The RNA shown here (c-di-GMP-I riboswitch aptamer) has 85 nucleotides and comes from Firmicutes bacterium HGW-Firmicutes-4. NCBI's taxonomy places the organism under Bacteria, Bacillati, Bacillota. The model forms 95% of the base pairs in the Rfam consensus.
[in-house]
RNA sequence: UUUAAUAUUCGGCAAACUUACCGAAAGGUGAGGACGCAAAGCUAUAGGGUCUAAAUAAGUAUUUAUAUGACAGCCAGUUGCAGAA
Numbered sequence: 001u002u003u004a005a006u007a008u009u010c011g012g013c014a015a016a017c018u019u020a021c022c023g024a025a026a027g028g029u030g031a032g033g034a035c036g037c038a039a040a041g042c043u044a045u046a047g048g049g050u051c052u053a054a055a056u057a058a059g060u061a062u063u064u065a066u067a068u069g070a071c072a073g074c075c076a077g078u079u080g081c082a083g084a085a
Base pairs, nucleotide, nucleotide: 002085012037013036017032018031019030020029021028022027035073041078042077043076047075048074049071050070051069055066056065057064058063
C1' cells in the first nucleotide's frame, strides 16, 4: 500500500415489537428488546433512490402536485481497527 475469496470476535452496533416523549406526517430520541451487521462508523441544498405532505397550488369534491420535512439497516461517497495475504 492492497485486501476478491476464506477464517476469527474479547469487545461494538441494534431490526421487528413494547413503552415514554417530540413531530402534521414520514420519522426521531430515551428505556426495554435482538432480526441481523466487518464499516449497521460518518455524509441528506450541493450523486441516484425511497417515504411523508403541515403549508402552498389546482379541483365543486373524493383527491392530485410540490420538500422547505425525513430515511445512511436501499445503492453510493468517504474514513477506518484487529487478523491474514